[in-house]
The part of an RNA shown here (large-subunit ribosomal RNA, domain V) has 581 nucleotides and comes from a Nanobdellota archaeon.
Context: one part of a larger RNA
C1' cells in the first nucleotide's frame, strides 16, 4: 500500500414497526330520583268544539204544567136514626128575602146516597138529651185530603209582532228578529298546546323473577349476630267453634277371632312411649295431654302498668308477646282456670272519609229551652316498591355530566367447552388385548373455540374480511432418514428423527369458514394486540335519509332485508432501508 468485514460517532434522503404516538373530557354501553324532542286510551290541566242556563231582552195570541191567593167541592171499618176528615169555642142558629115535602135538570158515588139550580109549596126544620174511642154540616174560627172554577206569577211548546240587536245599503229603506251575536256559570269534549311522570335489586344493562314486608329449617364455623338471584317450604288466611271452663277418654298400627266382607268396611279381645292427631308451612312442645267427646257459657271483656322481641353492637315508629293490678264476669263444690286459637307468620303512618248510648271538657253558630259544627277520645276504610310520592311510552334526530364503580373489541386469570395425549383393556381383528381400532372409566397437557371473572384500558388500545410484507411455533401435509405390521413385490397402515425448503389455481359468497372443479410431491396446523387501516381496500358489521316484511293504538322497533356520499395529518423520538463522512 490494496481489497473485504465489524465497532463508535456525525449527518443526508427515505419507509412507516413502536411511542398502548397526534387529533376529540367515547357517539357504543351503564349510571344520574340530569336534559332536550316526539307519542299517546300515562297522570295533572288549557284553549278550541259543544250543550244548558243567565244577562244584553222587548209586545201579544193559544195550548200544556208549576206555584199563590179566593170561591165552591170531597171525606160511607163496626155500633150507631145515619156518608161523622181534623182540632178549639159555644147553648142556640136557619126560615114569609119563602123551611120541610114533591117535581125536573146538572156534577158525584162506595149503588145506600150526597150536593148544586129552577119550578111548585106554605111553617116549620136542625141542635141540646140515650148509643160512640171521639158530638153534632145547628151556627163559627183555623186546618188536612179530592175535585172544579177564576185571578195572579212563572216555565216550555206553537203562531205573530218590532224595539233592542245582526247583515246588506251613500240614504231611504229592505232582510232577519228578540232568535242569532256577545258577556257570565255550569256539564261534557278536547296530545291542538303546556308542565310532568314512567320505582327499586341486578355476577353490565334489557327480558325474566322478587331474593322489595313477614314465618320455619339449613347454610351459619355448639353464646349473640352474619351475606350471596345460596338450598328447601310456606304466609297476606280460616274458626261464634276450630274459642273458655268442668267431667270423661285414648291414638297409629299389627295379632287372634268373626255372615255376606276380599289386602282395606264394621264388631270383640290382645299387644301397643306415641310409630297418631294437633285448621294451614316447618322446627320445636304434647298421653297428668295442648288430642277425642259432651255439658255450661262468652275472658275473642274493660281501664292502668311492666318486661321482652320487632331494632345485637345509635334512637325511634309500628307490631306481636309474656307478666301484672283493678273493675266486673263464665265454669267449677273448691282450689282454681280463663286478657281467644299448643308455640313461632296472617301485616300498615300523615292527610281525609265515617261509625260511636264516648265527651263532667274546650270553642264557634243558634234558641225561650233546645240543638248542630269543629276539637278531644275510641274504632274502621290503604298505601304489598308493604316506615308509606297522586304518574306510560320513544328516540338511530339527540344531547350533558361522569363511569374502566359497569357491557361490547383486544389483553389478562380460568379452561367447563373446545384440541391433543397417556392410563385400565370390556370388546373387534377366523384364533390372538396391544398391526390397526377400542366401549365403561381414570389422569393430564396446550391456550386456537365457545364460554365465565369483570382485572388493565370509556380525558378513545380504530372493529371483520381481503391484499401487502415479515419473523416464529410443531402437535410434520410433502420433500428426507428409521421401526413395527395381519411388511411376498408393488400400494398401504401406525409409529419414532427432522421446521431446510415447499404447501398452488380457480367458481359462486363481503365472508373468516365451509361446498365444488381441475391439476399436484403435498395442496398440514398454528402463534405475532383473532400480526399487519399515521400501509392499502370499506364488500360485511355499526349513524342520519329511504323502501319492503312482521310488529307496536302510536312515537317507534326487529344477531330481519335492500339501496346509502367524507377512511385525518409536511414523521419529533426509537426503529429500519439506502447513501455520505
Nucleotide at each position: 500500500c490494496c481489497a473485504g468485514a465489524g465497532a463508535u460517532c456525525u449527518c443526508c434522503a427515505g419507509u412507516g414497526g413502536g411511542a398502548c404516538g397526534u387529533g376529540a373530557a367515547g357517539a357504543c354501553c351503564c349510571c344520574g330520583u340530569g336534559a332536550a324532542a316526539c307519542u299517546u286510551u300515562a297522570c295533572u290541566g288549557u284553549a278550541g268544539g259543544u250543550u244548558g242556563u243567565c244577562g244584553u231582552u222587548g209586545c201579544a195570541a193559544u195550548g200544556u204544567g208549576a206555584g199563590u191567593u179566593u170561591u165552591g167541592u170531597u171525606g160511607c171499618g163496626u155500633a150507631g136514626c145515619g156518608u161523622a176528615g181534623g182540632u178549639g169555642g159555644u147553648a142556640g142558629u136557619c126560615g114569609u128575602u119563602a123551611a120541610a115535602g114533591c117535581g125536573a135538570a146538572g156534577u158525584u158515588u162506595u149503588u145506600g146516597g150526597a150536593u148544586u139550580u129552577c119550578g111548585u109549596g106554605u111553617a116549620g126544620a136542625c141542635a141540646c138529651c140515650g148509643a160512640u174511642g171521639a158530638a153534632a154540616c145547628a151556627c163559627c174560627a183555623c186546618u188536612c185530603u179530592u175535585c172544579a172554577a177564576a185571578a195572579c206569577u212563572u216555565a216550555c211548546g206553537u203562531u205573530g209582532c218590532u224595539c233592542a240587536c245582526u247583515u246588506c245599503g251613500c240614504a231611504a229603506g229592505a232582510a232577519g228578529g228578540a232568535c242569532a251575536g256577545c258577556g257570565g256559570c255550569a256539564g261534557u269534549u278536547g296530545g291542538a298546546c303546556a308542565g310532568u311522570u314512567u320505582g327499586g335489586c341486578u355476577g353490565g344493562g334489557g327480558u325474566g323473577g322478587c331474593a322489595c314486608a313477614c314465618u320455619g329449617u339449613u347454610g351459619a364455623a355448639a353464646a349473640a349476630a352474619u351475606a350471596u338471584c345460596a338450598a328447601c317450604a310456606g304466609u297476606g288466611c280460616c274458626c261464634a267453634a276450630u274459642g273458655g271452663u268442668u267431667g270423661g277418654c285414648u291414638c297409629a298400627a299389627c295379632u287372634c277371632g268373626g255372615u255376606c266382607a276380599g289386602a282395606a268396611a264394621u264388631c270383640g279381645a290382645g299387644u301397643g312411649u306415641a310409630g297418631a292427631g294437633u285448621g294451614c308451612a316447618a322446627g320445636g312442645g304434647u298421653a297428668u295431654a295442648a288430642g277425642c267427646c259432651a255439658g255450661c257459657c262468652u275472658g275473642a271483656c274493660u281501664g292502668g302498668g311492666u318486661u321482652c322481641a320487632u331494632a345485637u353492637u345509635a334512637a325511634g315508629a309500628u307490631u306481636g308477646a309474656a307478666c301484672u293490678c283493678a273493675g266486673g264476669a263464665u265454669a267449677g263444690a273448691a282450689a282454681u282456670a280463663u286478657u281467644g286459637g299448643c308455640c313461632u307468620a296472617g301485616c300498615g303512618a300523615a292527610c281525609c272519609u265515617c261509625u260511636a248510648u264516648g265527651u263532667u271538657c274546650c270553642u264557634c253558630c243558634u234558641u225561650g229551652a233546645u240543638g248542630g259544627g269543629g276539637g278531644c277520645u275510641a274504632g274502621a276504610g290503604a298505601u304489598g316498591a308493604c316506615c308509606g310520592a297522586a304518574a306510560a311510552g320513544u328516540u338511530a334526530c339527540u344531547c350533558c355530566g361522569g363511569g374502566g364503580a359497569u357491557a361490547a373489541c383486544a389483553g389478562a386469570g380460568u379452561c367447563g367447552u373446545c384440541g391433543c395425549g397417556c392410563c385400565c383393556g370390556a370388546g373387534a381383528g377366523c384364533u390372538c388385548g396391544g398391526a390397526u381400532c377400542g366401549a365403561c372409566g381414570g389422569c393430564g397437557c396446550g391456550g386456537c373455540u365457545u364460554g365465565c371473572u369483570a382485572c388493565a384500558u370509556c380525558g378513545a388500545u380504530g372493529u371483520c374480511g381481503g391484499c401487502u410484507c415479515c419473523u416464529c411455533c410443531u402437535a410434520u401435509c410433502c420433500u428426507g432418514g428409521c421401526u413395527g405390521u395381519g411388511c411376498a413385490g408393488a400400494a398401504g397402515c401406525a409409529g419414532c428423527c427432522a421446521a431446510g425448503g415447499g404447501u398452488g389455481c380457480g367458481g359462486g359468497u363481503g365472508u373468516u369458514c365451509a361446498c365444488c372443479g381441475a391439476u399436484u410431491a403435498a395442496a398440514a396446523g398454528g402463534a405475532g394486540u383473532c400480526g399487519u387501516g399515521a400501509g392499502c381496500u370499506g364488500g360485511g358489521u355499526u349513524c342520519a335519509c329511504a323502501a319492503c316484511g312482521c310488529u307496536g293504538u302510536g312515537a317507534g322497533g326487529c344477531a330481519g332485508u335492500u339501496g346509502g356520499u367524507u377512511u385525518a395529518a409536511u414523521a419529533u423520538c426509537u426503529a429500519c432501508u439506502g447513501g455520505a463522512g
Model confidence (mean pLDDT): 81 of 100. Its Rfam family is "Archaeal large subunit ribosomal RNA". Rfam 15.1 lists 2,955 matches to the family in 1,139 species. Lineage of the source: Archaea > Nanobdellati > Nanobdellota.